[in-house]
Context: one part of a larger RNA
RNA sequence: CUGGGCGUAAAGCGCGUGUAGGCGGUUUAGUUAGUCUGGUGUGAAAUCCCUCGACUUAAUCGAGGAAGUGCAUUGGAUACUGCUAGGCUUGAGUGCCGGAGGGGAGAACGGAAUUCCUGGUGUAGAGGUGAAAUUCGUAGAUAUCAGGAGGAACAACGGUGGCGAAGGCGGUUCUCUGGACGGUAACUGACGCUGAGACGCGAAAGUGUGGGGAGCAAACAGGAUUAGAUACCCUGGUAGUCCACACCGUAAACGAUGAGCACUAGGUGUCGGGGGCCCUUGCACCCUCGGUGCCGCAGCUAACGCAUUAAGUGCUCCGCCUGGGGAUUACGGCCGCAAGGUUAAAACUC
Numbered sequence: 001c002u003g004g005g006c007g008u009a010a011a012g013c014g015c016g017u018g019u020a021g022g023c024g025g026u027u028u029a030g031u032u033a034g035u036c037u038g039g040u041g042u043g044a045a046a047u048c049c050c051u052c053g054a055c056u057u058a059a060u061c062g063a064g065g066a067a068g069u070g071c072a073u074u075g076g077a078u079a080c081u082g083c084u085a086g087g088c089u090u091g092a093g094u095g096c097c098g099g100a101g102g103g104g105a106g107a108a109c110g111g112a113a114u115u116c117c118u119g120g121u122g123u124a125g126a127g128g129u130g131a132a133a134u135u136c137g138u139a140g141a142u143a144u145c146a147g148g149a150g151g152a153a154c155a156a157c158g159g160u161g162g163c164g165a166a167g168g169c170g171g172u173u174c175u176c177u178g179g180a181c182g183g184u185a186a187c188u189g190a191c192g193c194u195g196a197g198a199c200g201c202g203a204a205a206g207u208g209u210g211g212g213g214a215g216c217a218a219a220c221a222g223g224a225u226u227a228g229a230u231a232c233c234c235u236g237g238u239a240g241u242c243c244a245c246a247c248c249g250u251a252a253a254c255g256a257u258g259a260g261c262a263c264u265a266g267g268u269g270u271c272g273g274g275g276g277c278c279c280u281u282g283c284a285c286c287c288u289c290g291g292u293g294c295c296g297c298a299g300c301u302a303a304c305g306c307a308u309u310a311a312g313u314g315c316u317c318c319g320c321c322u323g324g325g326g327a328u329u330a331c332g333g334c335c336g337c338a339a340g341g342u343u344a345a346a347a348c349u350c
Base pairs, nucleotide, nucleotide: 003322004321005320006319007304008303012318014201015200016199017198021194022193023192025088026087027086028085029084030083031082033081034080035077036076037075038074039073040072041071042070049065050064051063052062053061054060091191092188093187094186095184096183097182098181103177104176105175106174107173108172109171110154115149116148117147118146119145120144121143125136126135162169163168206247207246208245209244210243211242215241216240220236221235222234223233258317259316260315261314262313263312266295267294268293269292270291271290272289273288274287275286276285299306300305323350324349325348332343333342334341335340
């Protein structure tokens, strides 16, 4: 190496683009590299195996034979694989038509609410809790009306509904821009799948510089509670949360389920599109493609459960696991401003 595995027991990289590599539709001809088959040479002796023999036997020894994955060379076979040349259209891509969508980026605008400021009315409380207190208020609060400022988030619609590779995406309008889907079958003609490295994207928190700061709120302060209370509750409150640019690169980054293709009962809901039917063009019904849910057969599973969106049946490629702890560690390397990230042991112990 060969084995068995990866939803929950150890194990699917957070996600994509893609290099090398691996794998690859259908058909014709050629070639004979792989492959299959025959011959020849080699494959030292000893050993192992078989036969015979020598010591009384055995161990041991002698003779002969067989075997010897393999290698080289040569003759042949041509189904499959490869290679070369030429076709094909079903895979893949392009074109044309159609419409759905919180997909991404930028700009402008809008209303509700909170807070603050100014003015009016008005007077003694307000706030908060299990109960209180800290706190605010006669320098006029809370309440209420009018005006203004500023920041952040977009109620209802809203949905096991939509879009995106994932992270994620929700007021309205405009501009720029990516992808998917349905129909058609005009074009290319295997151009495909996967993907070690590599490169890019990547919630929140955190970091740097400069802005911004309404609400919320780590830290912090105070009030309570309590035996204590470095908490839960309350009053305040700074980073942060927001914006621009640059880092960080991690999450229960989860469907705890890698990607692609094919096959294998159904039923029911929903979203986007296409077709048909008519004996009432309808809130319909039937068929169909793509998505998203629920239920369920065969099958699978340790069970739970999964079940055409598979965890079923097969093939291709990648990643990963190999008893628990030590260890999301140490050392070293690489990356980072730092925080730290990534790669990743051993002693020892059960």
This is a predicted structure of a 350-nucleotide part of an RNA (small-subunit ribosomal RNA, central domain) from a wastewater metagenome.